[in-house]
The RNA shown here (transfer RNA) has 73 nucleotides and comes from Candidatus Cacconaster scatequi. Its mean pLDDT, the model's own confidence on a scale to 100, is 81.
RNA sequence: GCGGAAUUAGCUCAGUUGGUAGAGCGUUGGCUUCCCAAGCCGAAGGUCGCGAGUUCGAGACUCGUAUUCCGCU
Numbered sequence: 001g002c003g004g005a006a007u008u009a010g011c012u013c014a015g016u017u018g019g020u021a022g023a024g025c026g027u028u029g030g031c032u033u034c035c036c037a038a039g040c041c042g043a044a045g046g047u048c049g050c051g052a053g054u055u056c057g058a059g060a061c062u063c064g065u066a067u068u069c070c071g072c073u
Base pairs, nucleotide, nucleotide: 001072002071003070004069005068006067007066010025011024012023013022019056027043028042029041030040031039049065050064051063052062053061
């Protein structure tokens, strides 16, 4: 220098053909218990790496760019 993959909640990851962003764990409130744990019912937490474009509408498409990893030279 060239090619590929990843980037979404605090962490690990889903998200189909473009149509209101989710799960588990964690945090937190309540119930239960003499207390703790476990269990049950809730809640909070997101500029979807960043910047543009296309579109009525983008996490998903197009272009640029950042970081990490892999391969080639």
It was read from a public genome assembly. The organism belongs to Candidatus Cacconaster, within Bacteria.